[in-house]
RNA sequence: ACAGACGCGAGGGGAGAACUGUUUAUCAGUGCCGAAGGAGCAACUGCCCCGGAAACUCUCAGGCAAAAGGACCCGCGCGUUAAU
Numbered sequence: 001a002c003a004g005a006c007g008c009g010a011g012g013g014g015a016g017a018a019c020u021g022u023u024u025a026u027c028a029g030u031g032c033c034g035a036a037g038g039a040g041c042a043a044c045u046g047c048c049c050c051g052g053a054a055a056c057u058c059u060c061a062g063g064c065a066a067a068a069g070g071a072c073c074c075g076c077g078c079g080u081u082a083a084u
Stems, first nucleotide, its partner, number of pairs: 001084001004081006011074003018030004031064003037060001038058003044051001
């Protein structure tokens, strides 16, 4: 000096799923979705307990016009670490 990794910040992209009644918002009934969050488990272990992943599963929460949110991806700025 610098790849990569990690953290923070803002930006860009970002799916799925309803209707009816009432209605300014909303509320009610039933139905539906999974990619905030949450929960569950495989292999692993000779046995038991514990540990143990997800974009899998469940749908508590959240969502089903728009808006907001949104896992994940992209590059940017700053910092940490650091192979070489």